[in-house]
Model confidence (mean pLDDT): 75 of 100. A computed fold for a 431-nucleotide RNA from Candidatus Angelobacter sp., annotated as Bacterial RNase P class A. The gene name in the source record is rnpB. Its Rfam family is "Bacterial RNase P class A". Gene Ontology terms of the family: dimeric ribonuclease P complex, ribonuclease P activity and tRNA processing. Rfam describes the family as follows. Ribonuclease P (RNase P) is a ubiquitous endoribonuclease, found in archaea, bacteria and eukarya as well as chloroplasts and mitochondria. Of the family's consensus pairs, 94% are formed in the model.
């Protein structure tokens, strides 16, 4: 210098014109109450009433003026954990779901940090290992509670197994070496497989075998160290316990549900609900109750009232009702619509301190979208980086990563042109 890997940071700059969404300060218009000023009226020490006028204030609106602000590292997936809100809730158990080595961080977490153990890679030492160091990785409780599964291959896959081989007894053949049959022994060797019932070596044996021994591994006990996971040491045991729990299951711990379209407040028209007002008076007949007066009910007539329809000339006809309806006053629920929730928060930046670190504390500074069929944009210049094409070159042309807030935070995962910093490593060049 170039490449690769891991981690952190950034994610074009600047100018003009025209827009969009909030905020603030004005302008204009509307509106509201106050009754401050003014005018009018009434009282007459104070006060009251009223207005078409004035002033300031509140609220709302605008083809209005100006100022200032306006997407991300993932705003994404909605996978975890919380805040917040509403609903539910005696206690216990079952079912279900999730988590799963230890300690710490944190509001919390399945996240992060540190450690332990196992696996992998590299280095070092060595005849070789073990050991040690560095990096990396793990869904890392239990397989001596029970059930189940272990394809293919293989004789045998969990009560071990005898295919080849090795060894022995008996028999046959052969001069012999040996071969065949039969009855057994054997897990050393071969072969199969992801996995074959501890490994290596020596002894031992007919051949073998933890059968015996040494070392390693395993397991049990004790001691020591460590907060713990666990490690180290000593002693006992010939070895029991193959693998799979991301199969059921067992153990320990945790867990109510829905989500800002949560939820709270104000509240129109229409329809519907509740309460009140709202037109009755009188005569006749019958029935019932009563000794009667009378009362109630039913039927009919008259006057009046309300209302619908029809015809018109301030009126007439007709139907219905008068226990009601039309109409009207009030109340409550809810819809449209509006307001709040809504962005000052487990907030951001800097310095110092504590801690191996995650992280925390103190001090100082800062305010940084808040829409709601949903703004954050469009066009034109200049410059820079990168890529492609053309060109000997100067240079010219074209393109510009992933992606768009929706109640808010902490994580995880996924996408991403290009730039930059740090670390490791490989190659090349120079000293």
């Nucleotide at each position: 210098a170039u490449g690769u890997c891991g981690g952190g940071c950034c994610g074009g700059a600047u100018g003009g014109u025209c827009g969009c969404u909030g905020u603030c300060u004005g302008g204009c218009c509307g509106u509201g109450a106050a009754c401050g000023c003014c005018g009018g009226g009434g009282a007459u020490u104070a006060c009251c009433c009223u207005g078409g006028g004035c002033u300031g204030c509140g609220c709302g609106g605008c083809u209005u003026a100006g100022a200032g602000a306006g997407a991300g590292g993932a705003a994404a997936g909605u996978c975890c954990g919380a805040a917040c809100u509403c609903c539910a809730c005696a206690g216990a158990g079952c079912a279900g779901u999730g988590u799963g080595c230890c300690g710490g961080a944190u509001a919390a977490c399945g996240u992060c940090c540190g450690g332990g153990a196992g696996g992998g890679u590299g280095g070092u030492u060595u005849c070789a290992a073990a050991g040690c160091c560095a990096c990396u990785u793990u869904a890392c409780g239990g397989a001596a509670a029970g059930u189940g599964c272990c394809a293919c291959a293989g004789a045998g896959a969990a009560u071990a197994u005898a295919c080849c081989g090795c060894c022995u007894u008996g028999g046959g053949c052969g001069c012999a070496a040996g071969c065949c049959c039969u009855a057994g022994g054997u897990a050393a060797g071969g072969g199969u497989g992801a996995a074959a019932a501890g490994g290596u070596g020596c002894g031992g044996u007919a051949a073998g075998a933890g059968c015996g021994c040494a070392c390693c591994g395993c397991u049990c006990u004790u001691g020591c160290a460590g907060u713990a996971a666990u490690g180290c040491a000593a002693g006992g045991g010939g070895c029991a316990u193959g693998g799979c729990a991301a199969a059921c299951c067992c153990c320990a711990c945790a867990c109510g549900g829905a989500g800002c379209a949560a939820g709270a407040c104000c509240a129109a028209a229409u329809a519907g609900g509740g309460a009140g007002g709202g037109a009755a008076u009188u005569c006749u007949g019958a029935a019932u109750a009563g000794c009667a007066a009378u009362a109630u009910u039913c039927a009919g007539g008259a006057u009046g009232c309300g209302u619908g329809c029809c015809g018109g000339c301030u009126c007439g006809g007709u139907g219905c009702g008068c226990c009601a309806a039309a109409c009207u006053u009030c109340c409550g629920g809810g819809u449209a619509g509006g307001u709040c929730g809504c962005u000052u928060g487990a907030g951001c930046c800097g310095u110092u301190c504590a801690g191996c670190a995650a992280u925390g504390a103190a001090c100082g500074g800062c305010c940084u979208a808040g829409a709601g069929g949903a703004a954050u944009g469009a066009c034109c210049g200049u410059c820079a980086g990168c890529g492609g094409c053309g060109g000997c070159a100067a240079c010219g042309c074209c393109g510009u990563a992933c992606a768009g807030a929706a109640u808010u935070c902490g994580g995880c995962u996924u996408a991403c042109a290009g730039g930059u910093c740090c670390g490791a490593u490989a190659u090349c060049a120079c000293u």